[in-house]
RNA sequence: GGCAGAGUAGGUGCUGUGCGUUAAGUGGCAGAGGAUGGGAAGUUGCCUCUGCACGAAGGGCGGUCAGCCCGCGAUACAGUACCGCAUCCGCUGCC
Numbered sequence: 001g002g003c004a005g006a007g008u009a010g011g012u013g014c015u016g017u018g019c020g021u022u023a024a025g026u027g028g029c030a031g032a033g034g035a036u037g038g039g040a041a042g043u044u045g046c047c048u049c050u051g052c053a054c055g056a057a058g059g060g061c062g063g064u065c066a067g068c069c070c071g072c073g074a075u076a077c078a079g080u081a082c083c084g085c086a087u088c089c090g091c092u093g094c095c
Stems, first nucleotide, its partner, number of pairs: 001095005010083009019073003027054001028052007038089003058070004
């Protein structure tokens, strides 16, 4: 120097454990801030805060008590599989 490859934030599926079902959470819009391959850089994406608007699926069992079971929620966390940063440098393998 050439060729090949790995890795972020995060996304989706599955499994488990919770939370809500007395409506929190999730999702939408606007504004502000933040994190984001080892380095530079920054965005599709992600997170937080504030404001606004919208908005739900319960049922069964049980001395109808405690609680249990089946559901439901763009629900939370963990594990796991797959996917996953333009460009430059770096890293790994081969030549």